[in-house]
C1' cells in the first nucleotide's frame, strides 16, 4: 500500500442522576446538574392618584419620581404552538380525544449525507424571580432497548 473486521445482557440508550467510604434505604465526600442573588447593561403592559419641570396658565404638555388597582409571573425539562370534534361554558378560559408543529432522541468506535423509528410528558413555587463577582441553597430519580445505507476520519488483526 492492498484485503478484511469494528456485532452486544457480566451489554447498550435517554437523562445532571455517576463515583468513593460505610453493615447500611442512615451519614458524609468527589464529580455532574439546577435554582436565588450587587455593580455595569437590558427591561420597564394599560388604568388612576401624587409630585417635579415647562409657558401660550390650559378640561395642557413632558419627566415616568412614587403610591394604589387589573391582566399575575416565575422555574425544572426537548416537551411548545397551531387546529378540529365533544364537553364546562360569559370567554379570548379549562378538560377530554385527534391531528399537524417549534424541539429532543435512536438506529452499537466518531462524523456527515439520507431514510427509518420513538417522544413531543409531569411536575414545582405562590403574587415574587432580567442579567448577575462575592455569597446562599437545592437535586443524584426514573424509564426503555435489540442492530438502516453510502461518504470521510479513527481503532484493530493476519496475509502479501
Nucleotide at each position: 500500500a492492498a484485503u478484511c473486521c469494528u456485532u452486544a445482557a457480566u451489554c447498550g440508550c435517554u437523562g445532571a442522576a455517576u463515583u468513593c467510604u460505610g453493615a447500611a434505604a442512615a451519614a458524609g465526600a468527589a464529580c455532574c446538574g439546577g435554582g436565588g442573588g450587587a455593580a455595569c447593561c437590558a427591561a420597564a403592559g394599560a388604568g388612576u392618584g401624587u409630585g417635579a419641570u415647562c409657558c401660550a396658565u390650559g378640561u395642557g404638555a413632558u419627566c415616568u419620581a412614587u403610591g394604589c388597582u387589573c391582566a399575575g409571573g416565575g422555574g425544572u425539562g426537548a416537551a411548545u404552538c397551531a387546529u378540529u370534534u365533544g364537553g364546562c361554558c360569559u370567554u379570548u378560559g379549562c378538560c377530554a380525544a385527534g391531528u399537524g408543529u417549534a424541539g429532543g432522541g435512536c438506529g452499537a468506535c466518531u462524523u456527515u449525507u439520507g431514510c427509518g423509528c420513538c417522544c413531543g410528558a409531569a411536575u414545582c413555587c405562590g403574587u415574587c424571580a432580567g442579567c448577575u463577582a462575592a455569597c446562599c441553597u437545592c437535586g443524584u430519580a426514573a424509564g426503555c432497548g435489540u442492530c438502516c445505507a453510502a461518504g470521510a476520519g479513527a481503532g484493530g488483526a493476519a496475509u502479501u
The prediction has a mean pLDDT of 75. The RNA shown here (c-di-AMP riboswitch aptamer (ydaO/yuaA leader)) has 160 nucleotides. The model forms 96% of the base pairs in the Rfam consensus. Rfam family: c-di-AMP riboswitch aptamer (ydaO/yuaA leader). Rfam links the family to the GO terms cyclic-di-AMP binding and regulation of gene expression. It was read from a public genome assembly, where an Rfam model found it.